This is a predicted structure of a 311-nucleotide RNA (Bacterial RNase P class A) from Winogradskyella eximia. Its mean pLDDT, the model's own confidence on a scale to 100, is 76. Rfam family: Bacterial RNase P class A. Rfam classes the family as a ribozyme. About the family: Ribonuclease P (RNase P) is a ubiquitous endoribonuclease, found in archaea, bacteria and eukarya as well as chloroplasts and mitochondria.
RNA sequence: UAAGUAGAUCGCCUUAUCGAUUCUAAAUUUAUUUAGGGUAGGAAAGUCCGAACACCAUAGUGCAAUCAUAGUGGUUAACAGCCACCAGUCGUAAGGCUAGGAAAAGUGCAACAGAAAGUAUGUACAGGUAAUGCUGUAGUGAAACCAGGUAAACUCUAUGUGGUGCAAUGUCAUGUAUACUAACGUUUGAGCGUACACGCGCGAUUGUUAGAGGGUAGGCAGCUAAAGUUUGCUGGCAACAGUAAACGUAGAUAAAUGAUAAGGGCUCUUUUAUUAGAGUACAGAAUUCGGCUUAUAGAUUUACUUAAGCA
Numbered sequence: 001u002a003a004g005u006a007g008a009u010c011g012c013c014u015u016a017u018c019g020a021u022u023c024u025a026a027a028u029u030u031a032u033u034u035a036g037g038g039u040a041g042g043a044a045a046g047u048c049c050g051a052a053c054a055c056c057a058u059a060g061u062g063c064a065a066u067c068a069u070a071g072u073g074g075u076u077a078a079c080a081g082c083c084a085c086c087a088g089u090c091g092u093a094a095g096g097c098u099a100g101g102a103a104a105a106g107u108g109c110a111a112c113a114g115a116a117a118g119u120a121u122g123u124a125c126a127g128g129u130a131a132u133g134c135u136g137u138a139g140u141g142a143a144a145c146c147a148g149g150u151a152a153a154c155u156c157u158a159u160g161u162g163g164u165g166c167a168a169u170g171u172c173a174u175g176u177a178u179a180c181u182a183a184c185g186u187u188u189g190a191g192c193g194u195a196c197a198c199g200c201g202c203g204a205u206u207g208u209u210a211g212a213g214g215g216u217a218g219g220c221a222g223c224u225a226a227a228g229u230u231u232g233c234u235g236g237c238a239a240c241a242g243u244a245a246a247c248g249u250a251g252a253u254a255a256a257u258g259a260u261a262a263g264g265g266c267u268c269u270u271u272u273a274u275u276a277g278a279g280u281a282c283a284g285a286a287u288u289c290g291g292c293u294u295a296u297a298g299a300u301u302u303a304c305u306u307a308a309g310c311a
Stems, first nucleotide, its partner, number of pairs: 001307010012264007020039008041282001045293002048291005053165004060198003067160004071085005086100001087098004101156002106154002108150002123138005169221004180211005191202003228247008265280005
């Protein structure tokens, strides 16, 4: 210098004017004014895993399941995550990838080629026998003597496992029709009791389908201090743990987090010349968090590998 591998950070900035929303304080007459503070991400996306939290009468039990996981150990609230080591495999290497237990419990699958793809078959040559593919080589093929391969094929083994979800749930207000028709079913118990099965209990103003009608769909809470973030020290190969200090970071409810102007930054093209022009990514909270996966114009930076050259 070039090409790579594994990470980290940022991802437009500043000023002015106007506007939206929320918190605090004061005034005020009830929703307004003044002052100050805050206001969309590294993925908010996918809804793929795991949880916190909320609810599920009495009374439970859990063999089962076409449910989930699968080398060894650690970490975590937990995980199919992450870290380390082993095995296999790709790469010159740094490194990457793996639903990585069992093929003697059983069943299945392997095109074409080949004589024949399983306790199946006998092409050519050679050896051998009383006889026989009895033995060997060649040939086809990924695989050819009681064969091996394949389980992100069925299966077997080991271990484990309630469900529904903030449209959960709680509370307040308002309003109505405990009504009508038809068919089928039901005390020999339909049905209900929040995965499923058994058990236990309740059950006739009762169940399913269809028709014709009536009322409501509003307010408040949940709602943001979090298994939170940053820095130092200690332990650990690491993931991570402990400890001390500091910070405190949107809370909307049909949805606010913006609009305009000027200047600057970065990228690309062009030019004698920052001279002129264009562009500035992926994308937007809705209970919250830990992960995984996917999308992403570009900029800065750390460590390592390979090649060539110079000192």